This is a predicted structure of a 512-nucleotide part of an RNA (small-subunit ribosomal RNA, 5' domain) from an uncultured bacterium. The full RNA is in RNAcentral, with records from ENA. The coordinates come from a structure-prediction model, not an experiment, and the mean pLDDT is 84.
Context: one part of a larger RNA
């Protein structure tokens, strides 16, 4: 100068920031991913209408019950999007990463947008539910009944897909575009009610995803030789693609002193933080990419995942338990308990901006956006101001005359930033009106009120700004380094003074 600091002693506000760097250790409680009833059958409540009984009544009509009807609402279940994103860590990785530069004639992309056709017909089921079985419980089993935008089949078909082929043009080997022609194969779901969401198929685009290549990317040679799927061919397979990626079989290659194989270290940029710069060091916070989710391993399901809050298995662990068996995964927000010099509430709210579902009203949202906490950092303002004596009092110190504290204090005027008490009171809200603000009665602002509510910490032998006086007597101590201290210590310790920085000073770590 810098720091995610800490630890001493001190601490009066605001405004922006930051906050487990150690144990990728374990984790008790809440809540962090819902959501459509305009896709379905049920199921419940509430109202309104009707019927049919039955009680009271001569009636009329009233009340209760069971059914049916249509309205509004709520939802476990079938379906559909969405949980692949938002949030978290850096354990693993020295290259299946990242960076920056190109290439995919070897490639996929749900929702969005453009264009260009189409939505016709019919079927068998499972959930729910309803009986019954079984379990301590998670929960499982059997019969039976039913809906869909959920499943299946037919139909209709092109510039999709496959095979055959005709003509042209291009390039980068392998190929690729354009034009025709014959043949086979694949689709579609309805929903509210009158215009709109939807749904199928192809084309184009956008977003986003993968794959390939160069280059560059920490120490070690007290690591010098690695290495059979290994190199490379052929053929199948597999994949959204290209390829030892995988298999068979053929050949003997491949890397390496321009450092291969191996060992420690380590996320990596953009950048931060020093320095005139070259450089050096670091990668908190914010952004972008990868990696990972208690330790390994798998695959499904889907445009996309080999998925934090989905599955299945092996492990260790916790925890229930009727001992047969089950549950469970905070490197999400808080918060515990450990470890540590060290690191915050089990807080509001969806106003905002974003995301997700929905026509939509909405509803979710520890994203976020606020408030709490910490001088933990950056800035910012304050703790008064002006006047006042050849100078009070006390301190101190003295050669006793005096000389410092020292205009400092008292006293006089003023002044109200802060503070308190009260009046007022926002913006940030946009999206046709209308309504809607957690923050927050918060910033502001106005009136009162009274110097009123606020100063400390290091340091004074040289390096270094600043000095006396007593104690102590090589003790006690100090100290970055030089060296203080053994009776007048300017280096201990106190106390007066004095310098320096100041809500902070000061030390200890580390980096330039």
């Nucleotide at each position: 100068a810098g720091u995610u600091a800490a630890c001493g002693c001190u601490g009066g506000c605001a405004u922006c920031g930051u906050g487990c760097a150690u144990a990728a250790c374990a984790c008790a409680u809440g809540c962090a991913a819902g959501u459509c009833g305009a896709a379905c059958g049920g199921g419940g409540a509430u109202u309104a209408u009707u019927a049919a009984u039955g009680u009271a009544g001569c009636a009329a009509u009233a009340c209760a019950u069971u059914g049916g009807u249509a309205a509004u609402u709520c939802u476990a279940g079938u379906g559909g999007c969405a949980g692949a994103c938002g949030g978290g860590u850096g354990a693993g990785u020295a290259a299946u990463g990242u960076a920056u530069a190109a290439g995919a004639a070897a490639u996929c992309u749900a929702c969005c947008c453009u264009g260009a056709a189409g939505u016709g017909g019919g079927g068998a089921a499972c959930a729910a539910c309803u009986a019954g079985c079984u379990g301590a419980a998670a929960g499982g089993u059997u019969a039976g009944c039913u809906a869909a935008u959920a499943c299946c089949c037919c139909a209709u078909a092109g510039u999709a897909u496959c095979g055959c082929u005709u003509a042209g043009a291009g390039g980068c080997a392998u190929c690729u575009c354009u034009u025709g022609g014959c043949g086979a194969u694949u689709a579609a779901a309805g929903a509210u009610u009158u215009a709109u969401c939807g749904c199928u198929u192809c084309a184009g685009g956008a977003c986003g995803a993968u794959c390939u290549u160069a280059u560059a990317u920490u120490c070690u040679a007290u690591c010098a030789g690695c290495u059979a799927g290994u190199u490379g061919g052929u053929a199948g397979g597999g994949u959204a693609a290209c390829g030892g990626c995988c298999u068979a079989c053929c050949a003997a290659g491949g890397c390496a002193a321009c450092g291969a194989c191996g060992g420690a270290u380590a996320g990596c940029c953009g950048g931060c933080c020093u320095g005139a710069a070259a450089g050096g060091g670091c990668g908190a916070c914010c952004g972008g990419c990868c990696a990972c989710a208690a330790g390994g391993g798998c695959a499904c399901u889907g445009a996309g995942a080999u998925a934090c809050g989905g599955g299945c298995c092996c492990u260790a662990c916790u925890c229930c338990u009727a001992c047969g068996g089950g549950a469970g995964g905070c490197a999400g927000c808080a918060g515990u308990g450990g470890g540590g010099a060290a690191u915050u509430u089990u807080g509001g709210a969806c106003a905002a901006u974003g995301g997700g579902c929905g026509c939509a009203a909405g509803c979710c949202u520890g994203a976020u956006c606020c408030a709490g906490c910490a001088a933990c950092g950056a800035u910012g303002c304050g703790u008064g101001g002006a006047g006042g004596a050849c100078g009070a009092a006390g301190g101190u110190u003295u050669u006793c005359g005096g000389a410092u504290u020292g205009u400092a204090a008292a006293c006089u005027c003023c002044u109200u930033u802060u503070g308190c008490a009260g009046g007022g009171g926002a913006a940030g809200a946009a999206a046709c009106a209308a309504a809607u603000g957690a923050c927050g009665g918060u910033a502001c602002u106005c009136u009162g009120c009274g110097a009123a509510u606020a100063a400390g910490c290091c340091a004074c032998g040289g390096c270094u700004a600043a000095c006396u006086a007593c104690g102590u007597g090589c003790c006690a101590g100090c100290a970055g380094c030089c060296g203080c201290g053994g009776u007048a210590a300017g280096a201990c310790g106190u106390a007066g003074g004095u310098g320096g920085c100041a809500a902070g000073c000061g030390u200890u770590a580390c980096u330039c």